[in-house]
């Protein structure tokens, strides 16, 4: 260089056109308990990788770029 592929809370990951994007685990507070851990209960946390397009509406379609995987191809 050329293809695929992924990209969403700290972490694994759902959601693949319709109002204010979720879940587990983590943290934070409580209830419980003699303490702690298990268990329960409620909360905090998001430019949905980035700019532009499509559209009454984008996380979702589409198109550059940017990152991470992977595959082939050049290497006189």
């Nucleotide at each position: 260089g050329c293809c695929c592929u992924c990209g969403u809370a700290g972490c694994u990951c759902a959601g693949g056109g319709g109002a204010u994007a979720g879940a587990g685990c983590a943290c934070c507070c409580g209830c419980c308990u003699c303490c702690u851990a298990a268990g329960c209960g409620g909360g905090g946390g998001g430019u949905c990788g980035u700019u532009g397009g499509u559209u009454c509406g984008a996380a979702u379609c589409c198109a550059a770029c940017c990152g991470g995987g992977g595959g082939c191809a050049c290497c006189a």
A computed fold for a 76-nucleotide RNA from Catenulispora sp., annotated as transfer RNA. It matches the Rfam family "tRNA". Gene Ontology term of the family: triplet codon-amino acid adaptor activity. The organism belongs to Catenulispora, within Bacteria. It was read from a public genome assembly.